[in-house]
RNA sequence: AACUUUUUCAACGGAGAGUUUGAUUCUGGCUCAGAACGAACGCUGGCGGCGUGGAUAAGACAUGCAAGUCGAACGGAAUUUUAUAAGGUAGCAAUACUUUGUAAAGUUGAGUGGCGAACGGGUGCGUAACACGUGAGUAAUCUGCCAAGAAGUGGGGGAUAGCUCGCCGAAAGGCGAAUUAAUACCGCAUGUGGCUUAUAGAGACAUCUCUAUAAAGCUAAAGUCGUAAGACGCUUCUUGAUGAGCUCGCGGCCUAUCAGCUAGUUGGUGAGGUAACGGCUCACCAAGGCAAUGACGGGUAGCUGGUCUGAGAGGACGACCAGCCACACUGGAACUGAGACACGGUCCAGACACCUACGGGUGGCAGCAGUCGAGAAUUUUUCACAAUGGGGGAAACCCUGAUGGAGCGACGCCGCGUGGAGAAUGAAGGCCCUUGGGUUGUAAACUCCUGUCAUAAGGGAACAAGAAAGUGAUAGUACCUUAAGAGGAAGAGACGGCUAACUCUGUGCCAGCAGCCGCGGUAAUACAGAGGUCUCAAGCGUUGUUCGGAUUCAUUGGGCGUAAAGGGUGCGCAGGCUGUGUGGUAAGUCGGAUGUGAAAUUUAGAGGCUUAACCUCUAAACUGCAUCUGAUACUGCCAUGCUAGAGGACUGUAGAGGAGAUUGGAAUUCACGGUGUAGCAGUGAAAUGCGUAGAUAUCGUGAGGAAGACCAGUGGCGAAGGCGAAUCUCUGGGCAGUUCCUGACGCUCAUGCACGAAGGCUAGGGGAGCAAACGGGAUUAGAUACCCCGGUAGUCCUAGCAGUAAACGGUGCACGUUUGGUGUGGGAGGAUUCGACCCCUUCCGUGCCGGAGCUAACGCGUUAAACGUGCCGCCUGGGAAGUACGGUCGCAAGAUUAAAACCUAAAGAAAUUGACGGGGGCCCGCACAAGCGGUGGAGUAUGUGGCUUAAUUCGAUGCAACGCGAAGAACCUUACCUGGUCUUGACAUGCAUCUCUAAGUCGGUGAAAGCCGGCGAUCCUCGCAAGAGGAAAUUUGCACAGGUGCUGCAUGGCUGUCGUCAGCUCGUGUCGUGAGAUGUUGGGUUAAGUCCCGCAACGAGCGCAACCCCUGUGAACUGUUGCUACCUUAGCUUCGGCUAAGAGCACUCUGUUCAGACUGCCCUGUGAAACGGGGAGGAAGGUGGGGAUGACGUCAAGUCAGCAUGGCCCUUACGACCAGGGCUGCACACGUACUACAAUGCCCAGAACAAAAUGAGCCAAGACCGCAAGGUGGAGGAAAUCUAUAAAUCUGGGCCCAGUUCGGAUUGAAGGCUGCAACUCGCCUUCAUGAAGUUGGAAUCGCUAGUAAUGGCGCAUCAGCUACGGCGCCGUGAAUACGUUCCCGGGCCUUGUACACACCGCCCGUCACAUCAUGGAAGUCGCUUGUAUCCGAAGUCGCUGAGCUAACCCGCAAGGGAGGCAGGCGCCUAAGGUAUGGGCGGUAACUGGGAUGAAGUCGUAACAAGGUAGCCGUAGGGGAACCUGCGGCUGGAUCACCUCCUUU
Repeated sequence: AACUUUUUCAACGGAGAGUUUGAUUCUGGCUCAGAACGAACGCUGGCGGCGUGGAUAAGACAUGCAAGUCGAACGGAAUUUUAUAAGGUAGCAAUACUUUGUAAAGUUGAGUGGCGAACGGGUGCGUAACACGUGAGUAAUCUGCCAAGAAGUGGGGGAUAGCUCGCCGAAAGGCGAAUUAAUACCGCAUGUGGCUUAUAGAGACAUCUCUAUAAAGCUAAAGUCGUAAGACGCUUCUUGAUGAGCUCGCGGCCUAUCAGCUAGUUGGUGAGGUAACGGCUCACCAAGGCAAUGACGGGUAGCUGGUCUGAGAGGACGACCAGCCACACUGGAACUGAGACACGGUCCAGACACCUACGGGUGGCAGCAGUCGAGAAUUUUUCACAAUGGGGGAAACCCUGAUGGAGCGACGCCGCGUGGAGAAUGAAGGCCCUUGGGUUGUAAACUCCUGUCAUAAGGGAACAAGAAAGUGAUAGUACCUUAAGAGGAAGAGACGGCUAACUCUGUGCCAGCAGCCGCGGUAAUACAGAGGUCUCAAGCGUUGUUCGGAUUCAUUGGGCGUAAAGGGUGCGCAGGCUGUGUGGUAAGUCGGAUGUGAAAUUUAGAGGCUUAACCUCUAAACUGCAUCUGAUACUGCCAUGCUAGAGGACUGUAGAGGAGAUUGGAAUUCACGGUGUAGCAGUGAAAUGCGUAGAUAUCGUGAGGAAGACCAGUGGCGAAGGCGAAUCUCUGGGCAGUUCCUGACGCUCAUGCACGAAGGCUAGGGGAGCAAACGGGAUUAGAUACCCCGGUAGUCCUAGCAGUAAACGGUGCACGUUUGGUGUGGGAGGAUUCGACCCCUUCCGUGCCGGAGCUAACGCGUUAAACGUGCCGCCUGGGAAGUACGGUCGCAAGAUUAAAACCUAAAGAAAUUGACGGGGGCCCGCACAAGCGGUGGAGUAUGUGGCUUAAUUCGAUGCAACGCGAAGAACCUUACCUGGUCUUGACAUGCAUCUCUAAGUCGGUGAAAGCCGGCGAUCCUCGCAAGAGGAAAUUUGCACAGGUGCUGCAUGGCUGUCGUCAGCUCGUGUCGUGAGAUGUUGGGUUAAGUCCCGCAACGAGCGCAACCCCUGUGAACUGUUGCUACCUUAGCUUCGGCUAAGAGCACUCUGUUCAGACUGCCCUGUGAAACGGGGAGGAAGGUGGGGAUGACGUCAAGUCAGCAUGGCCCUUACGACCAGGGCUGCACACGUACUACAAUGCCCAGAACAAAAUGAGCCAAGACCGCAAGGUGGAGGAAAUCUAUAAAUCUGGGCCCAGUUCGGAUUGAAGGCUGCAACUCGCCUUCAUGAAGUUGGAAUCGCUAGUAAUGGCGCAUCAGCUACGGCGCCGUGAAUACGUUCCCGGGCCUUGUACACACCGCCCGUCACAUCAUGGAAGUCGCUUGUAUCCGAAGUCGCUGAGCUAACCCGCAAGGGAGGCAGGCGCCUAAGGUAUGGGCGGUAACUGGGAUGAAGUCGUAACAAGGUAGCCGUAGGGGAACCUGCGGCUGGAUCACCUCCUUU
């Protein structure tokens, strides 16, 4: 000093997204975004600081080091120096060298001895345990060195290593002899003290401890250094400290598919053993001990402080650092010692490795480095003891891979840099582009600066202490100064959504991507590349793991009617919970205090490294445990009361409650008898079956079994299953009333016990009907089914077993609280009555509707799914699977308990909108019906399929292709085939080039196209001219043309169809969490969503209707080419009139403009209106008739070959030209038409009446020729002027029912016309020929009035024509419609749905193939464990110890004794062997099911009434889905009835 906000309490803190659907809400899983890591991998990589680094094979290890030290414990060896003595050599000598001895001072190696080596360091195998954590205990204990205190340290003895010698051995090493020292070893003395014993007192306790007293016995020692003082030691005891041992309470993994475990086991007595308690061990005695609060077994695991995550509660983890434990090649064992059963000690066994002279030996990195191995993966065989510590020593000092440092690794955290400012001509390049530009981008270049880091040079530390000296591995490091120059320093990932960031190119369900959803099949923001952008940054991504998100195991903080989930039901032990008053207690609970909760970590405040990371200090915290003390409301416990819970008593009462016995009637079947005769039975229709041997039918009698009509009711009873004739006996429970008794006796309930439909099983009966299996008949493609005829188990009874169901209200039990209405069953009371009923109140049951509330919604709603409490059961994505294995039960069938691998992104609930239904209702339509006429049969025409072909070009294919594109294929068309040709091209534009040729014409060749050759001009500008240039043309070349080549599933445009059906939507409002609904539904009505009324709707739009055209009536205007009534004139006349001209516009007509029709008027309706029915008037009456007009949309409908057009493809050809052929081909099938089959007809003759169109390369009159088609010719006509005979019809005649005087195919002959051309392949005429066909099977088409039917006329295309087609016109001109049951199509409402690509949907199972995981399985292999038994090393302990034996004792001695040793024996026991079990795992011939897999096979079980409603349990059967029997459920549609409810 310890933040901030706040008065205090208190708080520091919580984000979601994608994915099930056509859409929605919910349930529910999967996935993502975050943080973290001892990490690994990919790409990249400048510097520094601080951390961190074998997680796998506790695999194996070369090499070096990691524990020594003390000469002040000891003897001796070697050696150095000095001193000294003696000798020798050289020298005259001094002296030098040398040998030996003595003394002193060192040094080195080995040994005896002491201390240390039990610390430090490593690892996590084992261990589920007092191993760890925490808190206690030890009165049941030990503790070297250290500290404090008390008392001592006297006097002797015998050995031994070393050394020397000898022997054995390759070595390691060993043996023997001789000799020697000590702080080594052994007696004796002394006894402060200690130990043993007794008494007294104290302590919380029998043992026990402490204190005091008493007596006897036992029990110590070592010296060294120093001149000395003294120091260091040594011995005994007490205390402390430290360290350790042992005990106990509590705490922390999974598994019950481990439920029972245990014989030293549990306890006792005694003994032994230990430092110490104790079955720790042993003898004896007793029979205990543990366990559902999980024993025993199995799996996994070192524990903790803490770490990561999280809002927290929790969850996961236990690297580094720190505490504890365990281990040290594997297993066992002890020795020494204060301390070990000992990482760098010993012994034994085993495996492995090494040495070997083959006899035998040696070794243990889970210490520091390092090697190999395995692995995705983890560092240097470094420096120093300078610091901090440790061992030894009196000390100097030595040792220390502890430690301090450095090295390597972006492994992590933190910090810094890779430059700053200016600079637009917005340079170049890249990329994109709508071609304008944009972007990269102030980015660069360029100019001016700066100097962090790195580099170089110069200087240069601290960490070192209480004083002084010495000492620095790190380190020439940090740091400081100077120098030079932007110079040396940026990448990774991503860019479809989640999720920040977009374009181009390539590819074409390929290559590939992917965390989830999902991308990719020719325009990919999703693959690959590029440009650009975004995010982080010396890193960035990926993978793995943990927590989070996940309230997705839910204490905080979930659920169970239908989504996963209530046990089939009850009784009930343990357990959990439990009414009310008083008193006590204080276990839970709450407060205070004390101790502890190691340090580090975390948090806060400060401080130190330039900052940070990091480090240091202080504080808080450590939510815990223990002890003491206080409080007493609540819970617990104890005591004593109460009556509201519960129970009992009494009086009544309803009932298919249960068990047993007995009895009765109806019906079926059978038997017998009578009557009676040919059928009966059965079905959609049949057949099998029964019947003339007499059935069915009918009457009578009898037998036998099963079931109980009506009553009968969302009525009753029962715990559930379930219970239905009647009577009797036994018996359980409920309800109401009385308010007498007991006094909490209660609720729930794991395990347990009992009951438990149907089916099934065992044994014995019984057996009428029904009826799995089975047989037969049908149906069918098949029919192991549905239907029919039979029929056995079974169904029934008795005694057992079994124990399951859609055992359902899909709703556990109990208690309390919370608005109502209305039925019904059983009581009681009131009022009233003669007595009742009705009525009112109340209790108990049982239903419906509905409020609040709840619910995802549906719905529930005092009988809760509302609001609360207690207890039990159950759930956690889908599938695999209620399956496997194991256990339990069962005679079996099987039941119960109950997984995993693997696959998958959904599976699911409710509701919504559609679509669909072999669901329902209403309505409409030539949809059916009623009619008329056809098609289907014949011949022909025409189109299509098929076949054929060199080609038979292409397209159209249910309705909605097929007389369609095609309103016209001999050539052309023409796209096809064959052959011959061309290559800038048959056609367009541009550039360059070449020449003289272009148009035209001539010749050769040829089938033509084409090829070859000859002749041959012009225009414009300039210029006098010569000439130049240009246009046009040709040649050559380049761009390009061209394509009826592909894709109508890339498109535009256009069209068909539903359908001229009445629908399709919007705004605002309201309802619903929402998708959505309402409006648009309902009641009427209409052709109509037309209109009216009602209504949480009010309005509006596109459609309907109307406006437009034609037609039907009238008016006005118009008046030629139309008309001619009246008038005039002329001509002709059969005297009727006709023709022409004038005149006229009355009429008809042409055209234009108006009028008219609007339910306007009247009556009527169960009338409210809309509207309907009838009527009047009117040319026309209820949209008058017809046309044009086609909503939102559907069919990836049709068309790339009409045109246009993206993309792809061809380019001396898939382009272009030419000739010929083909599109016309013919065993056949289909569609559409024509002509017929005749008398309502045909033929002949005569007579009459149209409309609408057309005409110049055209229509063509009169006239003539021809039998005719036609020809000659050309009046008139660019048209109300000219150009046509309308036909059916009518009149008359013929035919007389026949293959004909019907019918006209086919064929022959002769002609005509068009055209360059009529063979393939045209049309017409005449003559001749005269086929099929006598009204058409199944089936099917059109039409409701000027319609059908029937008759002709015209037009387009066009040289001609296949036209009998198409489009129009007029003439003649009907029949029928009761009606909506049925077929088809459509509209509206409703219902079911597992469909939404929408029923041409969805979807199940067998079989076949491939792949994957898994179960069973003769066997086989491995791991682990139990039991029995054999063998039994080392070693402790015990016994023995005749062999050996220095110290002590006796003895003169010899010798003996005590003690010890070797050896032997015994108990225990590792490893090992044998036998036999258990558990787990691997593998396996064969086998079972499961899962998955674009296009396999068989069927069609489910979803709609799914075409036999489905499903559950059970049993039988079947290729398969499945079928059938019995019982159950609604999670079944539809129709009807009963009951109840709502509204009126």
Small-subunit ribosomal RNA from a Chthoniobacterales bacterium, 1544 nucleotides, folded computationally. The sequence was found in a public genome assembly.